A computed fold for a 147-nucleotide part of an RNA from a Vulcanimicrobiota bacterium, annotated as small-subunit ribosomal RNA, 3' minor domain.
Context: one part of a larger RNA
RNA sequence: CACCGCCCGUCACGUCACCCGAGUCUGUUGCACCCGAAGUCGUUGUUCUAACCUGCAAAGGAAGAAGAUGCCUAAGGUGUGGCCGGUAAGGGGGACGAAGUCGUAACAAGGUAGCCGUAUCGGAAGGUGCGGCUGGAUCACCUCCUU
Numbered sequence: 001c002a003c004c005g006c007c008c009g010u011c012a013c014g015u016c017a018c019c020c021g022a023g024u025c026u027g028u029u030g031c032a033c034c035c036g037a038a039g040u041c042g043u044u045g046u047u048c049u050a051a052c053c054u055g056c057a058a059a060g061g062a063a064g065a066a067g068a069u070g071c072c073u074a075a076g077g078u079g080u081g082g083c084c085g086g087u088a089a090g091g092g093g094g095a096c097g098a099a100g101u102c103g104u105a106a107c108a109a110g111g112u113a114g115c116c117g118u119a120u121c122g123g124a125a126g127g128u129g130c131g132g133c134u135g136g137a138u139c140a141c142c143u144c145c146u147u
Stems, first nucleotide, its partner, number of pairs: 003110001005107001008103002011100001013097004018092003023087003027083008039072001041070004046066004052061003113134009
């Protein structure tokens, strides 16, 4: 400004970000087991050795080296869990967008008063049942207030 008003939701179209997500791919990590390089330390009825000790000598001791072996153990492997990410079929609502579609729910008693809770039904706004509220109009009566 105003009933030639205001206004609600679905649907359709477009843009944007978000959520869920079968699956799939990295990373990281827990547990169980397998395997186990190098190395320290330990063991050693094996082999070897000039220095030190004993011994006339042979040899023995000590010490050391090699080999073997035990514990610890990096990397690797197998199985099974956790977590952070990437990607993703599909699904979901949201925001916004001059002039789209369907209806007309609300605002006047909005033409079935409206709203709240709950249940149920329906393209959608919504409808209906039960209980509650007045933030419902009008009228009557009662108790008051102002003039």